The RNA shown here (Lysine riboswitch aptamer) has 178 nucleotides and comes from Sporosarcina pasteurii.
It matches the Rfam family "Lysine riboswitch aptamer". Rfam describes the family as follows. Riboswitches are metabolite binding domains within certain messenger RNAs that serve as precision sensors for their corresponding targets.
Taxonomically the source falls in Sporosarcina (Bacteria, Bacillota, Caryophanales, Caryophanaceae).
RNAcentral holds the sequence, with entries from Rfam.
The coordinates come from a structure-prediction model, not an experiment, and the mean pLDDT is 79.
The model forms 100% of the base pairs in the Rfam consensus.
[in-house]
RNA sequence: AGUGAGGAUAGAGGCGCAAAUAUUAAAAGUAUUCUUCAAGAAGGGAACAGCCUAGCGAUUGAAGAAGAAAGGGGUAUUUGCCGAAGCGAGUAAUCGAACUGUUAUCGAGUACUUGCUGGAUUUCCGUUGAAUAAGCGGGAGUCUGUCAGGAUAUUUUACCUGGAGAGCUAUCCCGUAG
Repeated sequence: AGUGAGGAUAGAGGCGCAAAUAUUAAAAGUAUUCUUCAAGAAGGGAACAGCCUAGCGAUUGAAGAAGAAAGGGGUAUUUGCCGAAGCGAGUAAUCGAACUGUUAUCGAGUACUUGCUGGAUUUCCGUUGAAUAAGCGGGAGUCUGUCAGGAUAUUUUACCUGGAGAGCUAUCCCGUAG
């Protein structure tokens, strides 16, 4: 002074990421309960079996009275951080699904393995959702950080192209060829 997906430590990107607590809008005058009227036989959120309710009217519809909550969102504070985090696939066991059990289906997180995305944002499509909120996935743009190349310039400035976080910067250590 090079080189190695080498190791360790500390950092940077910015409406940066995630979590917790409090509060708040909406969910919603919804679900549900009661009363009255009408109808009238099955009903209990997939099937089967059991059990329960039911002509003392289950269940359904209308009117009236009373009347929630969860998930998701906003705001504030705090905490942990920069593959922060978010998705996909596989394996393993666990939990939940409206009375119980079995089967099926769906969902929830946990552990391990593996793949994709640098970040933010706008818009379109799909999906979840009460939702025009928001999340997730994909397409097309914009902005931004970083490295490499280009060309330019007075300076490492503004510009163009491309790559990806297993990246980048700084310091130290280990190996390796000269």